RNA sequence: CUCUUAUCCAGAGAGGCGGAGGGACUGGCCCGAUGACGCCCAGCAACCAUUAAGCAACGGCUUAAAAGGUGCUAAUUCCUGCAGGAUAUUUAUCCUGAAAGAUAAGAG
Numbered sequence: 001c002u003c004u005u006a007u008c009c010a011g012a013g014a015g016g017c018g019g020a021g022g023g024a025c026u027g028g029c030c031c032g033a034u035g036a037c038g039c040c041c042a043g044c045a046a047c048c049a050u051u052a053a054g055c056a057a058c059g060g061c062u063u064a065a066a067a068g069g070u071g072c073u074a075a076u077u078c079c080u081g082c083a084g085g086a087u088a089u090u091u092a093u094c095c096u097g098a099a100a101g102a103u104a105a106g107a108g
Stems, first nucleotide, its partner, number of pairs: 001108008013041001015040003021031003025081001027079002042073003047069002050065006077100001082097006
């Protein structure tokens, strides 16, 4: 980098460092010197691994824990982009499914 599977309306800091952009991309709309983004610490969660209990019977399931590997800690993945539909009628509101993206686990 590519492929497969699963998840993406929950949760998480008035801390330290450091100083200008940041929210993937498009168009919007936002965040940011009252210090964002990033790093550290702290925390959240429970994908993988682990431990305990129960169930099941070879492989597994449920619950709990959280000291390991990741991840995450503005806004639903902030909304949107493609296709279809509903309502209202001239550009708006809503619904469904894709696509794209993110994360985990596995494969090449």
SAM riboswitch aptamer (S box leader) from Gracilibacillus thailandensis, 108 nucleotides, folded computationally. Lineage of the source: Bacteria > Bacillota > Bacilli > Caryophanales > Gracilibacillus. Its mean pLDDT, the model's own confidence on a scale to 100, is 83.